The RNA shown here (Bacterial RNase P class A) has 375 nucleotides and comes from an uncultured Planctomycetota bacterium. It was read from a public genome assembly, where an Rfam model found it. It matches the Rfam family "Bacterial RNase P class A". The family's RNA type in Rfam is ribozyme. Rfam's curators write: Ribonuclease P (RNase P) is a ubiquitous endoribonuclease, found in archaea, bacteria and eukarya as well as chloroplasts and mitochondria.

[in-house]
RNA sequence: UGAGAGGCUUGGACCGUCGUCUGCGGGCAACCGCAGGAGGAAAGUCCGGACUCCACGGGUCAGGGUGGUUGUCAACGGCAACCGACCGCGAGGUCAGGGAAAGUGCCACAGAAAACAAACCGCCGGGCGGGGCCGCGAGGCUCCGCACGGUAAGGGUGAAACGGUGCGGUAAGAGCGCACCGCGGGCCUGGUGACAGGCUCGGCAGGGCAAACCCCACCCGGAGAAAGACCAAAUAGGGAAGGCUCAUGGGGACGACCCGCUCCUCGCCUUCCGGGUAGGUCGUUCGAGGCCGAGCGCGAGCUCGGUCCUAGAGAAAGGACGGUCUCGCCGCGCAAGCGGUCAGCCAAGAUCCGGCUUACAGGGCCUCUCACGCC
Numbered sequence: 001u002g003a004g005a006g007g008c009u010u011g012g013a014c015c016g017u018c019g020u021c022u023g024c025g026g027g028c029a030a031c032c033g034c035a036g037g038a039g040g041a042a043a044g045u046c047c048g049g050a051c052u053c054c055a056c057g058g059g060u061c062a063g064g065g066u067g068g069u070u071g072u073c074a075a076c077g078g079c080a081a082c083c084g085a086c087c088g089c090g091a092g093g094u095c096a097g098g099g100a101a102a103g104u105g106c107c108a109c110a111g112a113a114a115a116c117a118a119a120c121c122g123c124c125g126g127g128c129g130g131g132g133c134c135g136c137g138a139g140g141c142u143c144c145g146c147a148c149g150g151u152a153a154g155g156g157u158g159a160a161a162c163g164g165u166g167c168g169g170u171a172a173g174a175g176c177g178c179a180c181c182g183c184g185g186g187c188c189u190g191g192u193g194a195c196a197g198g199c200u201c202g203g204c205a206g207g208g209c210a211a212a213c214c215c216c217a218c219c220c221g222g223a224g225a226a227a228g229a230c231c232a233a234a235u236a237g238g239g240a241a242g243g244c245u246c247a248u249g250g251g252g253a254c255g256a257c258c259c260g261c262u263c264c265u266c267g268c269c270u271u272c273c274g275g276g277u278a279g280g281u282c283g284u285u286c287g288a289g290g291c292c293g294a295g296c297g298c299g300a301g302c303u304c305g306g307u308c309c310u311a312g313a314g315a316a317a318g319g320a321c322g323g324u325c326u327c328g329c330c331g332c333g334c335a336a337g338c339g340g341u342c343a344g345c346c347a348a349g350a351u352c353c354g355g356c357u358u359a360c361a362g363g364g365c366c367u368c369u370c371a372c373g374c375c
Stems, first nucleotide, its partner, number of pairs: 001371010012325007020037007039346001043357002046355005051224004063220005068082005083097001084095004098215002103213002105209003120155002122151004127146008163181006182204001183202008228282004238273007249266005289308008328341005
């Protein structure tokens, strides 16, 4: 200098005018003054918790989730370190990363065969039939065809073909034998562990798929801020007490019926009680909190000390315009600088936290790798 890998951070500042939400103060009120007013993801609502209400004796099954190990955390499917496999020259990256000799199932096309094995071409063996050549002859060599048997080396198919390479061996072959590699069992050593290394035994003990069923281990009660708690109007209706019942009326009790009489009740008024609705208040923003420092830890993180208080609406405020500047960008210039342009990304709380995922114009910073050049 070029090409990369892994992270961190920022993503405007100030002034004026108008508008807006909350708090405080003032005012009888209208309103006035002061202070404060979104994020790096506030997003998606995917995962985990706090909190609230409901449910709840224990266990099993069902259902859902997670899946290398050890840690970390309130918890997690997050994060850290490490292990293994694969990719990359490397810095690094990716992995639902337990079990396929518990069982069931699936493996398109091609291919003989996709898994208790099998044989299309080929190779080999002897048999039968036929041809050619050589030979005086017995016979020999060779080719073709047919059926039978052997073989799994070679060819061919496929994403994948029943360990690989080599030597020996054989009619041809084959872990048939041997060496190395791979694989399986046992033991030893190191490590908390995943695992790694070594020794030894075994000719191999039977392909892949579990984000197929399934098996194993561990975890999980339900609903969510429209949770939930409190205050509580009008109207209608419920209950209690007291009063009124002048007149009239409905229903009922006594007597067989009618009238009368007596009593109760419906009724009206006043006061009180209780439930629900509208409405209001709380929950609600001080919290597993932010920042700084020290100590411990490889790290995620933990402990201690100091310091700070920083939006709380309820159909929903946080904005608009003007100006000045800065960062960028463009042009000129060797440079200092000058001129122009101008804030321009994704996007906004709704009980609160920890994560994950996704979106993001532009700017800044740190660590590391590879290649080339120069000293």